A computed fold for a 359-nucleotide RNA from an Anaerolineae bacterium, annotated as Bacterial RNase P class A. Rfam family: Bacterial RNase P class A. The family's RNA type in Rfam is ribozyme. Of the family's consensus pairs, 96% are formed in the model. The source organism's lineage runs through Bacteria, Bacillati, Chloroflexota and Anaerolineae.

RNA sequence: CGGGGGAGCUAGGGGGUUGCGGCGUGCCUACGGGCGCGCUGAGGAAAGUCCGCUCUCCAAAGAGCGCGGUGCCAGCUAACGGCUGGGCGGGGCAACCCGACGGACAGUGCAACAGAGAAGCGCAUUGCCUGCCCGUUUCGGCGGGCGGGUGAGGGUGAAACGGUGGUGUAAGAGACCACCAGCGCGGCCAGUAAUGGCGGCGGCUUGGCAAACCCCACCGGGAGCAAGGCCAAAUAGGGCGCAUUGGGGCGGCUCGUCCCGCAAAAAGCGCCGGGUUGGCUGCACGAGGUGCGCCGCGAGGCGCAUCCCAGAAAGAUAACUCCCCACGACAGAAAGCGGCUUAUCGGCCCCCCCGGAGG
Numbered sequence: 001c002g003g004g005g006g007a008g009c010u011a012g013g014g015g016g017u018u019g020c021g022g023c024g025u026g027c028c029u030a031c032g033g034g035c036g037c038g039c040u041g042a043g044g045a046a047a048g049u050c051c052g053c054u055c056u057c058c059a060a061a062g063a064g065c066g067c068g069g070u071g072c073c074a075g076c077u078a079a080c081g082g083c084u085g086g087g088c089g090g091g092g093c094a095a096c097c098c099g100a101c102g103g104a105c106a107g108u109g110c111a112a113c114a115g116a117g118a119a120g121c122g123c124a125u126u127g128c129c130u131g132c133c134c135g136u137u138u139c140g141g142c143g144g145g146c147g148g149g150u151g152a153g154g155g156u157g158a159a160a161c162g163g164u165g166g167u168g169u170a171a172g173a174g175a176c177c178a179c180c181a182g183c184g185c186g187g188c189c190a191g192u193a194a195u196g197g198c199g200g201c202g203g204c205u206u207g208g209c210a211a212a213c214c215c216c217a218c219c220g221g222g223a224g225c226a227a228g229g230c231c232a233a234a235u236a237g238g239g240c241g242c243a244u245u246g247g248g249g250c251g252g253c254u255c256g257u258c259c260c261g262c263a264a265a266a267a268g269c270g271c272c273g274g275g276u277u278g279g280c281u282g283c284a285c286g287a288g289g290u291g292c293g294c295c296g297c298g299a300g301g302c303g304c305a306u307c308c309c310a311g312a313a314a315g316a317u318a319a320c321u322c323c324c325c326a327c328g329a330c331a332g333a334a335a336g337c338g339g340c341u342u343a344u345c346g347g348c349c350c351c352c353c354c355g356g357a358g359g
Base pairs, nucleotide, nucleotide: 001355002354003353004352005351006350008348009347010346012324013323014322015321016320017319018318020041021040022039023038024037025036026035027034028033043330047341048340050339051338052337053336054335055224056223057222058221062255063254064253065252067220068219069218070217071216072086073085074084075083076082087101088099089098090097091096102215103214107213108212109209110208126153127150128149129148130147131146132145133144134143135142136141162180163179164178165177166176167175181205183202184201185200187198188197189196190195228281229280230279231278238272239271240270241269242268246260247259248258249257250256288307289306290305291304292303293302294301295300
């Protein structure tokens, strides 16, 4: 200098004029509100609604099934399908990145085309060897048919019932041997563990897919701020039906439990119809932000100090103008938070890898 990898901050700034929302405060008020001053007012994703939770209701509280979710180990966290670190596997020269990462000997199922054959010890192609028979011969042999042995070599395929080298055989083959890989049994070492390393013995060797159903382990009530609470107002204090082998609530089912009742009617449930679509609240002080110190590889934790930083309700920050420069992308809260994912113009800064050149 060029090309890559990982992480952090920022997300135009300033002035003037006019106009908005909230809070506090002073004054005024016709109590509806007005004026002045001060402070404050969209994001890293506010987006998607994919997860987890806080909170609220289902009166209160359980168990099982079903259904759903996660899936290596150890940690962090309020929790998670998140994050951190490690193991294993894959990609990359590397820095780094990705992983849907328990189980195929519990069972069921699936596999196009090619190929002889895609899973239970087999059938078997082109071949190799051989018994019998036939033909031929330059008498070395060759060709054909039937039967037997074989699966090494070659071929097909993403993948073919271990690999390399030998012994052996009629020809071959773990049939046997050496080494290797794998599997089973067992031991030692390192590590909290996942796992890794080193030996020993041994039958010689027994596919794939579970992001197919399934098995195993762990986790999970349901609805949701249009949850819910209060006030005002208005209507029709409306009508009908439901049982004693009771009715109803607890997402579906079963236990269980609670409420009402057991001559009727109620509680409650179901259906039809009517009224109100107004206001207040929930609504922001939080699993909060920032700075420093300590502990931890880290995610994070602890302590001290400091700050208040949007709460609208048809929905608030807009319009004009001037200057600066990074010439402005993706893009606006609606109960909130922790994540993930998607979109995205630039600026600043740190660390690491590869390559080149010079000193």